[in-house]
Context: one part of a larger RNA
Molecule: small-subunit ribosomal RNA, 5' domain
Organism: Microgenomates group bacterium GW2011_GWA1_46_15
RNA sequence: GGAUGAACGCUGGCGGUGUGCCUUAAGCAUGCAAGUCGUGCGGGUUUUGUCGCAAGACAGAAUCAGCGGCAAACGGGUGAGUAACGCGUAGGGAUCUACCUUUUCGUGGGGGAUAGCUCGCCGAAAGGCGGGGUAAUACCGCAUGUGAUCGCGAGAUGAAAGUCGUAAGACGCGAAAAGAGGAACCUGCGCCCCAUCAGGUUGUUGGCGGGGUAAUAGCCCACCAAGCCUAUGACGGGUAGCCGGAGUGAGAGCUCGAUCGGCCACAAGGUAACUGAGACACGGUGCCUACACCUACGGGUGGCAGCAACUGGGAAUCUUGCGCAAUGGACGAAAGUCUGACGCAGCGACACCGCGUGUGGGAUGAAUGCCUUCGGGUUGUAAACCACUGUGGCAGGGGAAUAAAAAAAUGAAGGUACCCUGCUAGAAAGCACCUGCUAACUACGUGCCAGAAGCCUCGGUAAUACGUAGGGUGCAAGCGUUAUCC
Numbered sequence: 001g002g003a004u005g006a007a008c009g010c011u012g013g014c015g016g017u018g019u020g021c022c023u024u025a026a027g028c029a030u031g032c033a034a035g036u037c038g039u040g041c042g043g044g045u046u047u048u049g050u051c052g053c054a055a056g057a058c059a060g061a062a063u064c065a066g067c068g069g070c071a072a073a074c075g076g077g078u079g080a081g082u083a084a085c086g087c088g089u090a091g092g093g094a095u096c097u098a099c100c101u102u103u104u105c106g107u108g109g110g111g112g113a114u115a116g117c118u119c120g121c122c123g124a125a126a127g128g129c130g131g132g133g134u135a136a137u138a139c140c141g142c143a144u145g146u147g148a149u150c151g152c153g154a155g156a157u158g159a160a161a162g163u164c165g166u167a168a169g170a171c172g173c174g175a176a177a178a179g180a181g182g183a184a185c186c187u188g189c190g191c192c193c194c195a196u197c198a199g200g201u202u203g204u205u206g207g208c209g210g211g212g213u214a215a216u217a218g219c220c221c222a223c224c225a226a227g228c229c230u231a232u233g234a235c236g237g238g239u240a241g242c243c244g245g246a247g248u249g250a251g252a253g254c255u256c257g258a259u260c261g262g263c264c265a266c267a268a269g270g271u272a273a274c275u276g277a278g279a280c281a282c283g284g285u286g287c288c289u290a291c292a293c294c295u296a297c298g299g300g301u302g303g304c305a306g307c308a309a310c311u312g313g314g315a316a317u318c319u320u321g322c323g324c325a326a327u328g329g330a331c332g333a334a335a336g337u338c339u340g341a342c343g344c345a346g347c348g349a350c351a352c353c354g355c356g357u358g359u360g361g362g363a364u365g366a367a368u369g370c371c372u373u374c375g376g377g378u379u380g381u382a383a384a385c386c387a388c389u390g391u392g393g394c395a396g397g398g399g400a401a402u403a404a405a406a407a408a409a410u411g412a413a414g415g416u417a418c419c420c421u422g423c424u425a426g427a428a429a430g431c432a433c434c435u436g437c438u439a440a441c442u443a444c445g446u447g448c449c450a451g452a453a454g455c456c457u458c459g460g461u462a463a464u465a466c467g468u469a470g471g472g473u474g475c476a477a478g479c480g481u482u483a484u485c486c
Base pairs, nucleotide, nucleotide: 001486002485003484004483006482007481008480009479010478013355014354015353016352017351018350019348020347021313026311027310030308031307032306035070036069037068040067041066043064044063045062046061047060048059049058050057051056077266078265079264086191087190088189089188090187091186092185095183096182097181100179101178102177103176104175105174106173107172108142110140111139117132118131119130120129121128122127148157149156150155162171163170164169192238193237194236199229200228201227204226205225206224207223209221210220211219241263242262243261244260245256246255247254248253268289269288270287271286272285291302292301293300294299319345321344322343323342327341328339329338330337331336358388359387360386361385369378370377371376392424393423394422395421396420397419398418402413430475431474432473433472434471436455437454441470442469443468444467445466451458452457
């Protein structure tokens, strides 16, 4: 000198774009953050229409929970752990893949349940038990077998579901092949400090045979052998998420890994599996622990490292806002519903960028302050005063793009940005420094005191170094200080 997710002191006019718990992976009141589908299914409640004297029947709508399907493994958060195939890069072969695309062949015929419902019972609640009866694209057989799997072969195994529509047809369903995208595994190379860590290892290293997995493999097991790693740093300890990148520097390098993007790991601390194409699953389940809450004391409930908010900690870090209009996502045939992702607004000079606080004229050089050799000098064209302008401010009027691929409709931001008119110099300058380094000097006060200080140092009666004033220098809506990196 540059830089920062900064903080602190003094000061503070406006706009745009970014950015904002670095500390306790501490605890969390409240609200919201994952639903959707009636064109899979049967019901409950309310209601409308038609027929009917009525009871009721038929048709329709809204709504509610349930069965079922898909989604919930994405999106969002955090960096505790991890020195590791975790990440980066270059490869490999023994794999899986829902939704999507392409292609081939099918979609025949049956059955038994169960929730909802109803009846009864237990419980404070959470919730649970029993009887009856019901539907399906829920579940289970039979048939068939393009292809698939197993087998040397003969042969064996093994599938499906309907709904909507007058219809055409549409959306589906089963088996298989290919693709795209996604995921899993293995390997070479690279990735911090300590040798005041020198030996480590028994499923350890390899083999055979099994088991297991989507798949290779001591991944697991029985048996056999005694191996395997290590000064090219094993093992142990400390620290740490990794990268694209960021800061600095002429570069080499050094440092960092906030925001944005890719990967990984985690979801109060542990542990386990279930479901599923995919999880060993943040807003799923079981168990243990700690904590908190409810309780009729028998027993239950909870998990903000989602968005806001709160308490605590801290030098320190924001609103319990608006909207699904756009982009993207889930579901749905669609209309649409949901979406604290996202788009916006709010707060903070936290950062960067831009703009303003007027412009021109104006000397008998007013007054004031300060200095003075008492002549004057300086403040200083500065002010006053005259003329002008309207960035800005205030008021009034108009008013977007963002939204559209048949047309129409649809804007949170927002009556915002922007444009026009009128009025108004009116709202708007500070901070640090002035011995040398280093741009900028005098007076008074103080008297090794009070104090200053980045370094040399300054202050003990003439202090340009302390304090105040005048003057000056630098930067400027900022200026200084502190911390950290180069």